[in-house]
Context: one part of a larger RNA
């Protein structure tokens, strides 16, 4: 100087408390451990591994296993030599990769050239090892308020001071004081979005007034007021008033205002810590393989199953289930695409073909809600696992191993021990909608969008994590 203390003082955080909803019990989905296996490819392991890499494992992917091929190789750049076509078509063989044969025969006068094949050579190739050799990227403490430097001063020196102190703040934020005076990286602001208004613009958007038309609808003429769209601007700064305070910084209350003290949300992550993670994104040192640890193909596996754990979904019902009627979103996606009307099918779907490169057309039905009916506390008209049968769609192909539909079957489960998690407001809870990946899909995952919409916070004694000062130390 740090680190640590079941030392002290002060302060903060859904840290506790106050509340609401869960997990832990059930069934299933998914990941992991374990076990099994020819293989069940590999990585990730307290928080910070375990719906994680994987935003799509039937083949492919694929790295694993079995079997069968190739050896300058699937792909790259040269050099030397030889050869002639290449492409296309047809036949044979094989599970396929391929192999064999037939037909055809480039430019140029020529040397030769392009391209292909063969042989050789230099080299390719490796998801092989080392993340404890590395770059890059990332997690974490933590969006915590800290981390440092120059000059000066003090100290023999390590170092200190500044950065401590008195207030204050979300903040090393600001004020005052002070042997310090300044400065940098962080904080804040500048950026995006949302909340109010104005201006400009008016189609594909909108419809107040006028006219036309209809069973009805901005449907048409018309208009750009309103909504909206998207560009520019205004607006919030403790600016104003009162109080408290050291007259300071600031805090408390109030006015006006759509909004008030960082308005809400996002992006943004200091010096560093964990030899944290990644050599399987990529790059890369070293080591290793080179008729194989490279490469191609068929099939299998990654989907196994006495079990254990994590994360979720669906439930156990009446604030509900089922049936009928009826209303209101936002944000997205669409040409190998989204697919309307209409017809067929109980349905998944099939036929059909209009429109749309999309503020125009389509996906598209929002659901919870509201109105009416039924069930009457029962393992039920709750719950839907499991299994049998029949189908649809995608795809070369759904046996291992896809999703969905219909009929039947109807399991556990009556609110969950010890323990444990999330959340402070348009939040929790609850309800549906969309997207990426993607032929299809194991999506209940992930990332977004809106609808309905709470309860509680006395407080900081305690648990956990963190910040500042101080104290002890036999630790570094």
């Nucleotide at each position: 100087u740090g680190a640590c203390g079941g030392g002290g003082a002060c302060c903060c955080g859904c840290a506790c408390a106050a509340g609401c909803g869960g997990u832990g019990g059930a069934g299933c989905a998914u990941g992991u451990g374990g076990u099994u296996c020819a293989a069940u490819u590999c990585g990730a392991c307290g928080c910070a591994a375990c719906g994680c890499g994987a935003a799509g494992a039937a083949c492919c992917u694929u790295a694993c296993c079995c079997a069968g091929g190739c050896u300058u190789g699937a792909a790259c750049u040269g050099c030397g030599a030889g050869u002639g076509a290449c492409c296309a078509u047809c036949g044979g063989u094989g599970a396929a990769a391929g192999c064999c044969g037939a037909c055809u025969u480039c430019c140029g006068c020529a040397a030769g050239g392009a391209c292909g094949c063969u042989c050789g050579u230099a080299g390719a190739g490796g998801u092989g090892c080392u993340g404890c050799a590395u770059g890059g990227c990332u997690g974490u403490c933590g969006u915590c308020a800290g981390c440092u430097c120059g000059u000066g001063u003090c100290g023999u020196g390590a170092g200190a001071u500044g950065u401590u102190g008195g207030g204050u703040u979300a903040a090393g934020u600001c004020c005052c004081g002070c042997a310090a005076c300044g400065a940098g990286c962080g904080c804040a602001a500048c950026c995006c979005u949302u909340g109010u208004c104005c201006u400009u613009a008016g189609u594909u958007g909108c419809u107040a007034a006028c006219g036309g038309g209809u069973a009805a609808u901005g449907c048409c003429g018309a208009g750009c007021a309103c909504u909206c769209u998207a560009a520019g601007g205004a607006g919030a700064c403790u600016g104003c008033c009162g109080g408290u305070g050291a007259u300071a910084a600031a805090c408390c209350g109030g006015a006006g205002g759509a909004a008030g003290g960082u308005g809400g949300g996002g992006a943004u992550g200091a010096c560093g810590u964990c030899a944290a993670g990644u050599c399987c994104u990529c790059a890369u040192g070293g080591c290793c393989c080179u008729u194989a640890c490279g490469u191609c193909u068929g099939g299998g596996g990654c989907u196994a199953c006495a079990c254990a754990c994590g994360u979720g979904c669906u439930a156990c019902a009446a604030u509900g289930g089922c049936c009928g009627g009826u209303a209101c979103a936002a944000a997205g996606g669409g040409c190998u695409g989204c697919c309307a009307a209409c017809c067929c099918g109980c349905g998944a779907g099939g036929g059909g073909g209009a429109g749309c490169u999309a503020a125009u057309c389509c996906c598209a039905a929002a659901a919870a809600g509201c109105c009416g009916g039924u069930c009457g506390u029962a393992g039920u008209c709750c719950g839907g696992a499991u299994c049998g049968g029949a189908g649809u769609c995608u795809g070369c192909a759904a046996c291992u191993c896809g999703a969905c539909u219909c009929c039947g079957u109807g399991a556990a489960g009556u609110c969950g021990g010890a323990a444990u998690c999330g959340c402070u407001a348009g939040u929790a809870a609850u309800c549906g909608c969309g997207g990426a990946u993607c032929a299809g899909c194991a999506a209940u995952g992930c990332c977004g969008c809106g609808g309905u919409g709470a309860a509680u916070a006395c407080g900081u004694u305690c648990c956990c994590g963190g910040g500042u000062c101080u104290u002890g130390u036999a630790c570094a």
This is a predicted structure of a 476-nucleotide part of an RNA (small-subunit ribosomal RNA, 3' major domain) from a Gammaproteobacteria bacterium. Its mean pLDDT, the model's own confidence on a scale to 100, is 83. The full RNA is in RNAcentral, with records from ENA. Lineage of the source: Bacteria > Pseudomonadati > Pseudomonadota > Gammaproteobacteria.